[in-house]
Context: one part of a larger RNA
RNA sequence: GGCGCCUGGUGGAUGCCUUGGGGCGAAGUGCCGAUGAAGGACGCGAUUAGCGGCGAAACGCCCAGGGGAGCUGCACAAGAGCUUGGAUCCUGGGAUUUCCGAAUGGGGUAACCCGGCCGUCGUCAGGACGGUCACCGCGGAGCCAAUACAUAACUCCGUGGAGGGCACCCGGGGAACUGAAACAUCUUAGUACCCGGUGGAAGAGAAAGCAUACGCGAUUCCCCUAGUAGCGGCGAGCGAACGGGGACCAGCCUAAACCGGAAGGGCACGCUCUUCCGGUGUUGCGGGGCUCCCAACAUCGACCUGUUCCGAUCGUUCGAACUGGCCUGGAAAGGCCGGCCAUAGCGGGUGAGAGCCCCGUAGGACGCUAAGAAUGGGCGUAGGGAGUACCCAAGUACCGCGGGACACGAGCAAUCUUGCGGGAAUCUGGGAGGACCACCUCCUAAGGCUAAAUACACUUCGCCACCGAUAGCGCACAAGUACCGUGAGGGAAAGGUGAAAAGACCCCCGGGAGGGGAGUGAAAUAGAACCUGAAACCAGGGCGCCUACAAGCAGUCAGAGCCGGGCAUCUCGCCCGGUGAUGGCGUGCCUUUUGCAGAAUGAGCCGGCGAGUUGCUGUUGGUCGUGGGUUAAGCCCUUCCGGGGCGGAGCCAGAGCGAAAGCGAGUACGAAUAGUGCGUCUUAUGGCCAAUAGCAGACCCGAAACCGCGUGAUCUACCCAUGGUCAGGGGGAAGCUUGGGUAACUCCCAGGUGGACGCCCGAACCAGUGUCGGUUGAAGACGGCUUGGAUGAACUGUGGGUAGGGGUGAAAUGCCAAUCGAACGCGGAGAUAGCUGGUUCUCCCCGAAAUGCAUUGAGGUGCAGCGUCGUCUGUUCUGUCGUGCCGGUAGAGCCACUGGAUGGCCAAGGGGCCUUACCCGGUUACCAAAGUCAACCAAACUCCGAAUGGCACGACACAAAGGACGGCAGUGAGACAGUGGGGGAUAAGCUUCAUUGUCGAAAGGGAAACAGCCCAGACCCUCUGCUAAGGUCCCUAAGGACAAGCUCAGUGUAAAAGGAUGUGGGGAUGCACAGACAACCAGGAUGUUGGCUUAGAAGCAGCCACCAUUGAAAAAGUGCGUAACAGCUUACUGGUCGAGUGUCCCUGCGCCGAUAAUGUAAGGGGGCUUAAGCUUGUCACCGAAGCAAGGGAUGUAGCCUUCGGGCUGCAUGGUAGGGGAGUGUUCCCACAGCGGCGAAGCCGCGGGCGUAAGCCCGGGUGGAGCUGUGGGAAGUAAGGAUGCCGGCAUAAGUAACGAGAAGACGGGUGAGAAUCCCGUCCGCCGAAAGCCUAAGGUUUCUUAAGGAAGGUUCGUCCUCUUGAGUUUAGCCGGUCCUAAGGCGAGGCCAAUUGGCGUAGCCGAUGGCUGUCCGGUCGAUAUUCCGGAGCCAGGUGCUGCCGUUGAACAUGCGGGGACGCGGUUGAAGUUCCGUACACGGCGUUGGUCGUCCGUGAUGGGGGGAUAGCCCUACGGGGUGGCCACCCAGGAGUGGAUCCUCACGGUGAAGCGAACUCGGGAUGGAAGUCGCCACGAAAAGCCAGCAUGGGAGGCAGUGUCUGACCGUACCGCAAACCGACACAGGUAGGCAGGUAGAGGAUACCAAGGCGCGC
Repeated sequence: GGCGCCUGGUGGAUGCCUUGGGGCGAAGUGCCGAUGAAGGACGCGAUUAGCGGCGAAACGCCCAGGGGAGCUGCACAAGAGCUUGGAUCCUGGGAUUUCCGAAUGGGGUAACCCGGCCGUCGUCAGGACGGUCACCGCGGAGCCAAUACAUAACUCCGUGGAGGGCACCCGGGGAACUGAAACAUCUUAGUACCCGGUGGAAGAGAAAGCAUACGCGAUUCCCCUAGUAGCGGCGAGCGAACGGGGACCAGCCUAAACCGGAAGGGCACGCUCUUCCGGUGUUGCGGGGCUCCCAACAUCGACCUGUUCCGAUCGUUCGAACUGGCCUGGAAAGGCCGGCCAUAGCGGGUGAGAGCCCCGUAGGACGCUAAGAAUGGGCGUAGGGAGUACCCAAGUACCGCGGGACACGAGCAAUCUUGCGGGAAUCUGGGAGGACCACCUCCUAAGGCUAAAUACACUUCGCCACCGAUAGCGCACAAGUACCGUGAGGGAAAGGUGAAAAGACCCCCGGGAGGGGAGUGAAAUAGAACCUGAAACCAGGGCGCCUACAAGCAGUCAGAGCCGGGCAUCUCGCCCGGUGAUGGCGUGCCUUUUGCAGAAUGAGCCGGCGAGUUGCUGUUGGUCGUGGGUUAAGCCCUUCCGGGGCGGAGCCAGAGCGAAAGCGAGUACGAAUAGUGCGUCUUAUGGCCAAUAGCAGACCCGAAACCGCGUGAUCUACCCAUGGUCAGGGGGAAGCUUGGGUAACUCCCAGGUGGACGCCCGAACCAGUGUCGGUUGAAGACGGCUUGGAUGAACUGUGGGUAGGGGUGAAAUGCCAAUCGAACGCGGAGAUAGCUGGUUCUCCCCGAAAUGCAUUGAGGUGCAGCGUCGUCUGUUCUGUCGUGCCGGUAGAGCCACUGGAUGGCCAAGGGGCCUUACCCGGUUACCAAAGUCAACCAAACUCCGAAUGGCACGACACAAAGGACGGCAGUGAGACAGUGGGGGAUAAGCUUCAUUGUCGAAAGGGAAACAGCCCAGACCCUCUGCUAAGGUCCCUAAGGACAAGCUCAGUGUAAAAGGAUGUGGGGAUGCACAGACAACCAGGAUGUUGGCUUAGAAGCAGCCACCAUUGAAAAAGUGCGUAACAGCUUACUGGUCGAGUGUCCCUGCGCCGAUAAUGUAAGGGGGCUUAAGCUUGUCACCGAAGCAAGGGAUGUAGCCUUCGGGCUGCAUGGUAGGGGAGUGUUCCCACAGCGGCGAAGCCGCGGGCGUAAGCCCGGGUGGAGCUGUGGGAAGUAAGGAUGCCGGCAUAAGUAACGAGAAGACGGGUGAGAAUCCCGUCCGCCGAAAGCCUAAGGUUUCUUAAGGAAGGUUCGUCCUCUUGAGUUUAGCCGGUCCUAAGGCGAGGCCAAUUGGCGUAGCCGAUGGCUGUCCGGUCGAUAUUCCGGAGCCAGGUGCUGCCGUUGAACAUGCGGGGACGCGGUUGAAGUUCCGUACACGGCGUUGGUCGUCCGUGAUGGGGGGAUAGCCCUACGGGGUGGCCACCCAGGAGUGGAUCCUCACGGUGAAGCGAACUCGGGAUGGAAGUCGCCACGAAAAGCCAGCAUGGGAGGCAGUGUCUGACCGUACCGCAAACCGACACAGGUAGGCAGGUAGAGGAUACCAAGGCGCGC
């Protein structure tokens, strides 16, 4: 380390539970608000952080009622109180009700600031309290401009509005994704969304309606009609009405004609007109008015008002019957045995299942009113006839054009509506009935109101085959919280001790945390991190076995040894379990694929969650009811979870055919009684179940995008307003001036002066060039070094503006909050996704496809093909055989066609040459048709022509075969191999057809390993047998088998052209005992050096010829050789030897040809040679999941059956897919049961059953519920989705611990010290790493205590935790004024919301007004204290001014009031030096010194007066000097306090000098130059004008001065960057030495050593 068992930890699954949530039903209720809402802020408690309650009258006050003993909320505790003199509590009424918010006196950054008037208080100022003061509409009144009347405006009075509200409702505007497989009409959809508005409902509504009947009679809603009629790129889709059945029911008022009155106008002066009021009047068998006549006082009402009754809701209250016995137990409500109540046995609680214990329940009672009912009054409401012709809704109806709405898209398009134009009639008038006309019928437009039935929300009650803490609302809990974001907006996690806290007194260890005892309790492994307590994971916890020479999907089969248990024992043993030496075989899972161990996808592991559902409409099958079937809405009854009945409106069926009229078992076409099509003969309907389709998100997750409405310019781009910043050095323009030149100059030259410049160098500052580092960073863009600009088109602060179909852009598609070819948030929305991924239990039967046609089609789809299931048919399928037919391939052929193609012959024609005036002609080793001879070629040649194949018939064989119809699919990417072809290169593991096979979807055996090759198709079991392919020496089962050969190459165990005396076999043909072949011995001569050529050429440079002689044989010479000869040699001949020797062809097996990358590596290995190689033959054996044998299961067919089943035959690989049968989970119903003597859940524990999913039993844990059977309903099964949530691993005790400015030692504290405190030394910064301050933060500040967590280590420490404390202002800032900009009374514009803008208001980054020094606390100070001042105001006194008009207000005027650059420069500040004062001084070279160290201010008074400022003068201010007073002052001094000590603290008192010179900074106040010419308003000043009408000014005394900010950090550990983050962050101060300098280096003050 592994396996097993046990024990723990971690963790929080599971079970059980439920306070919470979801849904439905019933009843009730339904607006709130200027009498200040909704919603908040801040407060209120003895102690109070949160929630709830309340409001300065603040956990509450008053009154009435109820109630009756306790109470001070959630929420404990201790304390302090209240209460029978009636509290707490409940109901009703009243009081109070801060501030914000419509917010309303004005303003504003919501919860704050500042006012006017009146009243009260006070004390005059400051103030306190109460009331009141917004705007707009309408009505009324008053007053009144330009402008005469008048009107606008203004003022007053009255009245109303404003804002909020989930959904519902009406209206004004109005998308897109999407669907149409693209898209534009269309659809989505008048949806989403925005805006306006009302109400408890809204809207609609009393026919200018619908219809065509024997008519109906407002509207609304439900069920039908009906997916009908229609509309529609007649596509996708959209989709009525009439009529019927129900719910509920309700009708009215004006205008006009006419009458009367009032006011006003006109004129002809008694008429008329207008407006208003009252009466009348209100409809379609037309009505009304008027004139005349007749009749009559009812009915009803939704309006106003009174009386009486009833009385919901809410609240309170009464309410029966056991605390019986025994048993178990911690506890009884359980079990057993008895009893009782019930108009109550709903439900909950109580220590486990309680009618009788408690709360309740059934049923009653009381209080209060709402609604309602009854009744009375008021008001309103009703006629008939005749005549007359007065009235009956006008820019209307209607028409034209352009739109919209109607189901209806311009259509034949009626109807409704209206932007523009035209434009009637009054009942003898008008409108409608789907163009229009006629007839007929219906109805009376152009004014208005109207309950109920309906929608939605809330409250209460009830219910649930709804959830039960990853579920159910996002929220069971301090949840719209924490947290994230600038904002709009987004948005969690988190329940359980126990019956009762009985929450562990006490003891021990420990600093604590924690633990061990004791104790409580039924239980403490129920101990607060608390029920149960699974898994991952952890244990250096325990025990058994194994493991340190060994090799891999980790299992499986066999199995030694060791260990444990049981049985049996005299012994040998047997069985079960744990482990597993060794051996055989063996490449995970899923997905996607032709094909994956694949090095193609996905998963770290575990647990929980996680995907074909539901509705409607069809289709098919099953089943049940009826034979015609069936109800919908609704209604009724009931014992009201629920159940029953009624309801026939409607639908389907009952007859079809036809375009229709129509006819009808037929009908249409047609002349037809013909024929044909469709029908008749056949069967319905409703429910339920299953399958499937369509419409809906439709199996789940997933876009990029589109549209709507909002939120963003704290980042960044540009712009506006107002402020700020830029060390130092250099160059030297214009101008001016001097001198010179010149006759002279404004010209030229030189000098001086001068100080321009998108000038130069270079810090701050801005930028970001190169490189290095960093790259799980220090940092989501930085660091080091280097670099560019640095008076300008510079940089920067604050406040503003521009917004997404847009802005901005010195332009990069850059930037617009770490996001930009179109921001972000929410919504439409579950957009769509022909695409990818995922899709959860078991068994049984069958089982594909990767093809054809079509396709904006090619990875999709439709139809067909192939699968499955059902019904029907019944050999139709298929195979073989027989018989008869079909055909033009393979082959063959060149001739029989069409073509190709080589040579010869022949030859028309053509070319060349010759000839030629022309016509002829000649010639040709040129080309050549046709013909012919010979030999050939063909997919698109065929005179021929198979095999295989196909068709028909017959016979036989076979069954899960075939066919038809119907339900449901999947497939339409294929791969390789053989064969036949095309393409390619007669390449490809290439591509494309055909055909067969296998894989796909197929395991087993073989091929070492190896989807597609060979053998063979796995239902299960067996330590049985036989075989196939292939094998039989060992690995490795079986032959070192047999017989005969071959091979020597390790060929076997890779390869070609080509090459070779390898070797075996066969054949052909030479030579050869008259002696071959090879070898050896000998000869190899002569004419002649052949001729020619040549310098030479003699066999042998070359050319020609190649004769002849001798001889056994010998070339006018085969090769070597020489200058040429010579020489050697061969051919040829003889001898020796003695038997075979050459050549060629066919063939078996070998050889060479033969070169690759880690290492033999081209037999799987060892190894093999008369084989273990190769060939041939023979026998035997091995060998598979094949076949056989035995047993078993299921399916199917047949037979038998006592219906339980049995027998026999056959079958049972399987992906997509079809079909069948089951298991399990949650809940419901019925029945039956279990449970504290122990339910569920849990356990890697033990045992058993089933073919499987699974089930049962025992034991342990657990501590209260659970199950079986039969039915029913589903949120019903998990390993995968880069799934979601949580937990836990791994890497790994690894990287890292955040600037390389650095620590060391001593002491202290403490349980503990590298890290805290003190000290000493060392180091770092020092234009900062010091100090002040704005923004921002918001208690981080101080003190005491603490140490769990936070702090990258530690920690006694902290910016952490807990308690307590801290911020003091007339004169610092705000408060006053105005800029950009914003808002904006009136006003202008605009579908709505709204936009713009005058007056005015708001708005600092600017303008304006008054304070300084010192001291002091643990923490504040220009704020407190001390001292000395100043401003404004009140009041007293004194003086002066004022009705000949004070203050004040408004207007006019002045002023405030402004650029950039250069230059001069006062005060002040500061530094250095020097003088001075105090202290010190030499141990070692110098030194009594310009030595070292330290110190060196402020106020007042007086004197004096050169300068400067204001100023006419006078005078005032300021500053300097003198040094009189006070304070300060180095130091001295030591009281007091702390401490064991050392030491620290340091009061009173005393107390020197405090001078001069220079530099820097500073900038008062001037001055010069330049062109780009450089805010506003108030405070302030005095004058005038107008208003105003009595006070004002100066001096002095005294008094008053409110509110907000004020702590602390502030280049940073407190701000912005997720962090105690190497980044970012405006302004001010600016020491010394060196230096031009703020560079740089080293130092001071001061601060640090960067939290391993």
Large-subunit ribosomal RNA, half A from a soil metagenome, 1652 nucleotides, folded computationally. The RNAcentral record of the full RNA draws on MGnify. Its Rfam family is "Bacterial large subunit ribosomal RNA".